[in-house]
RNA sequence: GUACCAUCCCGAGCGGCCGAGAGAUCUGGCUCGUCGACGCCGCAGCAACCCAGGGAAGGAUGCCUCCUCAAGGGGCGUCUUUUCGCCGGGUGCUACCGCCAGGAUCGAUGGGAG
Numbered sequence: 001g002u003a004c005c006a007u008c009c010c011g012a013g014c015g016g017c018c019g020a021g022a023g024a025u026c027u028g029g030c031u032c033g034u035c036g037a038c039g040c041c042g043c044a045g046c047a048a049c050c051c052a053g054g055g056a057a058g059g060a061u062g063c064c065u066c067c068u069c070a071a072g073g074g075g076c077g078u079c080u081u082u083u084c085g086c087c088g089g090g091u092g093c094u095a096c097c098g099c100c101a102g103g104a105u106c107g108a109u110g111g112g113a114g
Stems, first nucleotide, its partner, number of pairs: 004111005013043005021032003025103005044094003049090003053086001054084013098106001
């Protein structure tokens, strides 16, 4: 990087640099922007896609144990499912639903067999 899969109406901004356009593309709107947008860098935050741990709950099963038997209870181990988002790592994101509607086999992010 390709096929392919998931998500794209939740959430989360300050500082520095730059200097004219920006919100992916076409059309039409709407909005942001010299009170400095977009972009880049730093820090902070959000989220929970991936990796490795951890906690909780359920199920299956084995061992030990309490108990007069049974029933039942408790402890530990293994497998598995769900969940939490707690530590670490790889990413991502932090105006407006990918800003809106229509069009087009569009795009972004994460994962990713052969």